[in-house]
Context: one part of a larger RNA
RNA sequence: GUCAGUGAGUGUACGUUUAGUGUUUGUUUAACCAUUUUAAUAUGGGAAGGCACAGCGAAAGCGAGUCCUAAUAGGGCGAUUUUACACUAGGCGUACGACCCGAAACCAGGUGAUCUAACCAUGAACAGGGUGAACUUCGUCGAAAGACGUGAGGAAGGCCCGCACCCGUAGCCGGUGUAACGGCUUGGGAUGAUUUGUGGUUAGUGGUUAUAUGCCAAUCGAACCUGGAGAUAGCUGGUUCUCCCCGAAAUAUAUUUAGGUAUAGCCUUUUGUUUUAAUCUGUGGGGUAGAGCGACUAGAUGGUUUUGGGAGCUUUUAGUGACCAAAAUCAACUAAACUCCGAAUACGCAGAAGUACAACAAAGGAGUCAGUCCUGCCGGGAUAAGCCGGUGCGGACUAAAGGGAAACAGCCCAGAUUCUCAUCUAAGGUUCUAAAAUGAUUAUUAAGUGGAAAAGGCCGUUUGUUUUCUACUACAGCAGGGAGGUUGGCUUAGAAGCAGCUAUCCUUCAAAGAGUGCGUAACAGCUCACCUGAAUAGUCCCGCUUUGCGGGGAGGAAGACAGGCGCCGAAAAUGAACAGAGCUAAAUAAUCUACCGAAGAUAGAACGUCGAGCUUAGCUCGAUGGGUAGGGGAGCGUCCUGAAGACAACGAAGCAGAAGUGUAAACAACUGUGAAGUUUUCAGGAGUGAGAAUGCUGAC
Numbered sequence: 001g002u003c004a005g006u007g008a009g010u011g012u013a014c015g016u017u018u019a020g021u022g023u024u025u026g027u028u029u030a031a032c033c034a035u036u037u038u039a040a041u042a043u044g045g046g047a048a049g050g051c052a053c054a055g056c057g058a059a060a061g062c063g064a065g066u067c068c069u070a071a072u073a074g075g076g077c078g079a080u081u082u083u084a085c086a087c088u089a090g091g092c093g094u095a096c097g098a099c100c101c102g103a104a105a106c107c108a109g110g111u112g113a114u115c116u117a118a119c120c121a122u123g124a125a126c127a128g129g130g131u132g133a134a135c136u137u138c139g140u141c142g143a144a145a146g147a148c149g150u151g152a153g154g155a156a157g158g159c160c161c162g163c164a165c166c167c168g169u170a171g172c173c174g175g176u177g178u179a180a181c182g183g184c185u186u187g188g189g190a191u192g193a194u195u196u197g198u199g200g201u202u203a204g205u206g207g208u209u210a211u212a213u214g215c216c217a218a219u220c221g222a223a224c225c226u227g228g229a230g231a232u233a234g235c236u237g238g239u240u241c242u243c244c245c246c247g248a249a250a251u252a253u254a255u256u257u258a259g260g261u262a263u264a265g266c267c268u269u270u271u272g273u274u275u276u277a278a279u280c281u282g283u284g285g286g287g288u289a290g291a292g293c294g295a296c297u298a299g300a301u302g303g304u305u306u307u308g309g310g311a312g313c314u315u316u317u318a319g320u321g322a323c324c325a326a327a328a329u330c331a332a333c334u335a336a337a338c339u340c341c342g343a344a345u346a347c348g349c350a351g352a353a354g355u356a357c358a359a360c361a362a363a364g365g366a367g368u369c370a371g372u373c374c375u376g377c378c379g380g381g382a383u384a385a386g387c388c389g390g391u392g393c394g395g396a397c398u399a400a401a402g403g404g405a406a407a408c409a410g411c412c413c414a415g416a417u418u419c420u421c422a423u424c425u426a427a428g429g430u431u432c433u434a435a436a437a438u439g440a441u442u443a444u445u446a447a448g449u450g451g452a453a454a455a456g457g458c459c460g461u462u463u464g465u466u467u468u469c470u471a472c473u474a475c476a477g478c479a480g481g482g483a484g485g486u487u488g489g490c491u492u493a494g495a496a497g498c499a500g501c502u503a504u505c506c507u508u509c510a511a512a513g514a515g516u517g518c519g520u521a522a523c524a525g526c527u528c529a530c531c532u533g534a535a536u537a538g539u540c541c542c543g544c545u546u547u548g549c550g551g552g553g554a555g556g557a558a559g560a561c562a563g564g565c566g567c568c569g570a571a572a573a574u575g576a577a578c579a580g581a582g583c584u585a586a587a588u589a590a591u592c593u594a595c596c597g598a599a600g601a602u603a604g605a606a607c608g609u610c611g612a613g614c615u616u617a618g619c620u621c622g623a624u625g626g627g628u629a630g631g632g633g634a635g636c637g638u639c640c641u642g643a644a645g646a647c648a649a650c651g652a653a654g655c656a657g658a659a660g661u662g663u664a665a666a667c668a669a670c671u672g673u674g675a676a677g678u679u680u681u682c683a684g685g686a687g688u689g690a691g692a693a694u695g696c697u698g699a700c
Base pairs, nucleotide, nucleotide: 001700002699003698004697005696006695011096012095013094014093015092016091017090018089019088020087021086022085023084026051027050028049032045033044034043035042055062056061065077066076067075068074099238100237102235106228107227108226109225110224111223117202118201119200120199121198122197123196124195125194126192128161129160130159131157135153136152137151138149139148140147141146165189166188167187170185171184172183173182204220206216207215208214213222241635242634243633244632245631246630251264252263253262254261255260265368266367267365268364269363270362271361272360273359279352280351281350282349283348284347290341291339292338297335298334299333301331302330303329304328305327306326307325308324309323312320313319314318371397372396373395374394375392376391377390378389379388380387402413403412404411417606418605419604420603422602423601424600428596429595430594431581432580433579437593439592440591441590442589443588444587450583456568457567458566460565461564462563463562464561465560466559467558468557469556470555478533479532480531481530483507484506485505488502489501490500513528517526518525539553540552541551542550543549544548607625608624609623610622611621612620613619614618636689638686639685640684641683642682643681644680645679646678647677654673655672656671657670660667661666
């Protein structure tokens, strides 16, 4: 891991509620006694007691009343009539182990020092080598004390090296091991606080400890065994057959409370009542949005005037003065904790009409108290968060499947009783993958924009509005001119249009700035503005005083503004910004028609539930049947018991196969095997249904 077996709301007592039964001119016996019997009980006796029949008061007590009170006042609770009791079954509660399994722990009584810690008693062990203290003695010197000696003896030491022995430093191996701590190599101690045999002592609220919380039998921040004991567990896990109806919550308040609980809210069942919700009309209070502020409280900007201060300056008995403050005034402002004002909605009350498996009341049973995302509004945060909160008679998920969004709880469409190789649609789509128009019309885009992004930029393209010029020749291009006073004045080494300051006039002219840019040391030079020439477009309408003039339009030219689509801005780590192939439409903007498309709607058939009606074992009509927690209803199956039946050696149960039947749990003809009991119906009673609990036992 698989398979088989086993495995969890039970019993007693009391209370409450629902249904049923019995008695009721109340009901019921308990212990116990007697008899019968299949020894389970049944029948008879037994009224002791309980509940009910009267309440009120704290009570004495009184009593259809009583209590408070001085009260005959007033008020509270009662009566003025109600059925009551017992038993059985179902739901729930309380006490018990109380649905099952699960602690770490606590307490009591015992068992352990054959492991290990310390100690006691009595024994045992330590190859070999090195060093050579004290002390003794010898020699030399010395008067002696004593000193010296690479003399001798001597033998000390928690001395040195190193086997046995004890330990366990480092590395590797081992790690379903050879081993529940080992092996190999290397290493520390090795006459000592050494090691060790045997026997003994100390015991768990304890012992022992050169203290490591170490050790006390592979167990130690308190051993092990048995018992209290089914300790307790607001915690985790698990909790076994079927179908039908309804169907939540994740909120408020309180809590040594926050992952628990109580009451309310929301769900369900039963009974009853008649009204209620949405809507309209009328009528109320308000201080939000907005607005306002010489209407308050605060904030905040600029100007003017007045007054005061004032660095400084000056011609200092006095003036002037940047700037600062206050007041008044003018202008424009701000506010959740400002308001002279002030809606829409919402809310309260009354009335009208209105009748849905809506409302309300009582009673039985719950679950829920971690919510999530989207959306409108609000607060916090950074006008961040798949962020933290609030609010909506908003939605969805939760507890909702189906279609769309490539995939995608919460987005869009839409709410699945069952069946159909029928029809129509929703969102979304109709080139291919892939169901359906490579449909129609008119534009735009050239960027694969579409198919990710900002400020900012664009002489990309397109549409519109508007200004001016245009036969007295427009715009661009081409050719020519572009002058004089004058080198304006100042400044400056110089300053001549063109470093800078200042002024910016006059003349000639068809036109030409006291100069637009380049340039020079300064001039010069080139160029522009401006003018002329040649040359291009040469049309339509109206009016008039008609070789023509004026106005308007089309065409041409130069600008300005606005709209549409586009371009740049645009750098990241495997290749990833249409689902893909691909697309110049199969993109975008707009209009139109057709089609596809869901468990939606329609059509047909069937089942259930609720209601109504009827010709009432049923039929017809109408509505209705997604569903977690949870409430309610109806059934299937297992074992045992009773009664009435049935089957069985012409083959029971069990086992194997299996036609078939029922909406499901399930039932089952028949065949084989098997060899002795089994079963239907109606009742009754339960050790009554397994896939999960790191379940338990066994097998493999």

Overview: Predicted 3D model of a 700-nucleotide part of an RNA (large-subunit ribosomal RNA, domain II) from a bacterium. The coordinates come from a structure-prediction model, not an experiment, and the mean pLDDT is 82. It matches the Rfam family "Bacterial large subunit ribosomal RNA".